[in-house]
Parts: sequence; structure tokens; C1' cells
RNA sequence: ACCCUGAAAUUGCCGAAUUCCUGUUGCGACACUCUUCGCAGCGGAAGCGGGGGACCCGGUUUUACGGGGCUAAGUUCCUGAUGAAGGAACGGGGUACUUUCAAACUCCAGCCCGUCAGCUAACCUCGCAGGCUCUAUUGGGAGCACCU
Repeated sequence: ACCCUGAAAUUGCCGAAUUCCUGUUGCGACACUCUUCGCAGCGGAAGCGGGGGACCCGGUUUUACGGGGCUAAGUUCCUGAUGAAGGAACGGGGUACUUUCAAACUCCAGCCCGUCAGCUAACCUCGCAGGCUCUAUUGGGAGCACCU
């Protein structure tokens, strides 16, 4: 110097999945006058995201091959045994300040409702998780920020 492996947190990424409260309870560390910080639970507010829900409009097909929702995660065809699994086309998501175009790489899983839901103002209601990673693929246009 290069390559490989492992670890790390105010390194960043995907995602709605964040912030605040001198609210409250418990634990721990400070402090020793008042108090402060961190973690967890409960409660609340703001913000972000989802579902239900009128007129009008739309739609007709309701027990079975049911129907529907979250999510980018859909449709069709082929091989296989109509399986598991695999492949292809179209379509969709991600790639590190934002956006757009192009190429390249990569993903297309999983979960829920329970016979039932089109849109939908008022209104009602739910969630704020999880996973990965160590300069993150490259180029063009526009913008913003920083430095000189």
C1' cells in the first nucleotide's frame, strides 16, 4: 500500500414510524438548598401516516373459486405434477443535500380484518415499528447550503 473479517456510536440509509411536557410512577447516576441527567411504563400535546364514514357521482351482484385493508411488493405467460421451486415480459420500489433525466446494480417479501367496507364533508378510530450500514454506484441539468 492492497485485500479479507469483526466491532463501534449524536456514521449515515430504507421506512409514516418524530419532537415536546418543571405531567405521573419506578430504577440508576449526580447533587445535598432548590434541583439535574438517563432508561422504562402510563398519560397528554404537536407533527407525520393509515382505516371507517353522507348528499352528489359511480357501481350493479350478493356463502364461495368469497370479499377487503396495510405495504413498492402487482399482472400475465412458461417449466414443473395444476405442488414446492425456478424463469421471462410488462409494471412498481431503493441507491446517502433536494429534484429530474439516463445508465448500472438491487428488491418485488410479509402481515391483518373476518362475511363486511366504492368515493365521501362533518364525525369516529388506529399506528409512530422494524431492519440495515461505515463514505455508501456513476454521469448530465436545475436548486439549496457551506467554504474561498

A computed fold for a 148-nucleotide RNA from a Bryobacterales bacterium, annotated as c-di-AMP riboswitch aptamer (ydaO/yuaA leader). NCBI's taxonomy places the organism under Bacteria, Pseudomonadati, Acidobacteriota, Terriglobia, Bryobacterales. Rfam family: c-di-AMP riboswitch aptamer (ydaO/yuaA leader). About the family: This family represents a conserved RNA structure found upstream of the ydaO and yuaA genes in Bacillus subtilis and related genes in other bacteria. Gene Ontology terms of the family: regulation of gene expression and cyclic-di-AMP binding. Its mean pLDDT, the model's own confidence on a scale to 100, is 81.